A computed fold for a 72-nucleotide RNA from Romboutsia sp., annotated as transfer RNA. The organism belongs to Romboutsia, within Bacteria. Model confidence (mean pLDDT): 84 of 100. Rfam family: tRNA. Rfam describes the family as follows. Transfer RNA (tRNA) molecules are approximately 80 nucleotides in length. The family's RNA type in Rfam is transfer RNA. RNAcentral holds the sequence, with entries from ENA.
[in-house]
RNA sequence: UGCAAGAUAGAGCAGUGGUAGCUUGUAAGACUCAUAAUCUUAAGGUCGGUGGUUCGAAUCCACCUCUUGCAA
Numbered sequence: 001u002g003c004a005a006g007a008u009a010g011a012g013c014a015g016u017g018g019u020a021g022c023u024u025g026u027a028a029g030a031c032u033c034a035u036a037a038u039c040u041u042a043a044g045g046u047c048g049g050u051g052g053u054u055c056g057a058a059u060c061c062a063c064c065u066c067u068u069g070c071a072a
Base pairs, nucleotide, nucleotide: 001071002070003069004068005067006066007065010024011023012022013021018055026042027041028040029039030038048064049063050062051061052060
């Protein structure tokens, strides 16, 4: 320098145009003599950024930032 992949909750990951979810973690409660396990509930996200398309964008398009891989 070129090409490709990726960026979504504290962590790991889904979600191919119509309510943003799962596991784990965290907090509270239930259960127990108690702890663990188990069960219930809750908090936690302006979906990397700026624009565009669209009635409607995490999703499609352009540019930018960062990370990884390949080639030189």